[in-house]
RNA sequence: UACUCAUCGAGACCGGCUGAGUGACAGGCACGUCGACGCCGGGGCAACCGUUCAGAUCGCGCGGAAUUCAUUGAUCACGAGCGAUUUGAAAAGGUGCCAAUUCCUGCGGAGAUCGUUCAUGAUCGCGUUUGCGAUCGCGAGCGAUGCGCCGAGAGAUGAAAA
Numbered sequence: 001u002a003c004u005c006a007u008c009g010a011g012a013c014c015g016g017c018u019g020a021g022u023g024a025c026a027g028g029c030a031c032g033u034c035g036a037c038g039c040c041g042g043g044g045c046a047a048c049c050g051u052u053c054a055g056a057u058c059g060c061g062c063g064g065a066a067u068u069c070a071u072u073g074a075u076c077a078c079g080a081g082c083g084a085u086u087u088g089a090a091a092a093g094g095u096g097c098c099a100a101u102u103c104c105u106g107c108g109g110a111g112a113u114c115g116u117u118c119a120u121g122a123u124c125g126c127g128u129u130u131g132c133g134a135u136c137g138c139g140a141g142c143g144a145u146g147c148g149c150c151g152a153g154a155g156a157u158g159a160a161a162a
Stems, first nucleotide, its partner, number of pairs: 001162001004159005013042005021031003025106004043098003048094002051090010062079002066075002069073001102154001107151003111147001112145007120137007
């Protein structure tokens, strides 16, 4: 550093140093000389990996009561053990994290709302043979919108691995 898998709406701050930018990128919006970001020390959060404990399910072999057939043996309640999966708890290990949902959006889809064009139905008004206008409904097309949803992309972290 590439590939793969999982997660990303919860949670968790003080002191010291430094001194101007920072929040990955772009736009937005925030944080910041009342000192951000970063570094160091301490504290904490969480439970990804690992560890420990308890439960459940399944599997394996072992022991063994009972029953039946019976030569070995077979069926099987039960017991402890091992393994796998899973649930819950703990937190002394390896990471990680401790402003804002990954701060929001970015690409696509269907929807919702709005606008517009076309077609059409009903009612009403004016005019009146066929016309015009208004309101409501329905269908199709186009466009806009962070309005929320689903998926992708990008990014972060962990695990695994080359």